[in-house]
Molecule: transfer RNA
Organism: Bacillota bacterium
RNA sequence: GCUAGUGUGGCUCAAUGGCAGAGCAGCUCAUUCGUAAUGAGCAGGUUGUGGGUUCGAUUCCCACCACUAGCU
Numbered sequence: 001g002c003u004a005g006u007g008u009g010g011c012u013c014a015a016u017g018g019c020a021g022a023g024c025a026g027c028u029c030a031u032u033c034g035u036a037a038u039g040a041g042c043a044g045g046u047u048g049u050g051g052g053u054u055c056g057a058u059u060c061c062c063a064c065c066a067c068u069a070g071c072u
Base pairs, nucleotide, nucleotide: 001071002070003069004068005067006066007065010024011023012022013021018055026042027041028040029039030038048064049063050062051061052060
């Protein structure tokens, strides 16, 4: 330099055009003599950035950025 893929809560991942979710982690409460475990609840997201298409975009298109893999 070329090609492909990935980017979504603190972490690991869902959501193939119509209310952004789960597990773990965090906080509160219950339970216990106490801790752990368990149960109930709560909080936490400009979906990498900027544009385009659309009534409507995490999703489709373009450019850029970061990372990964392959080729040279």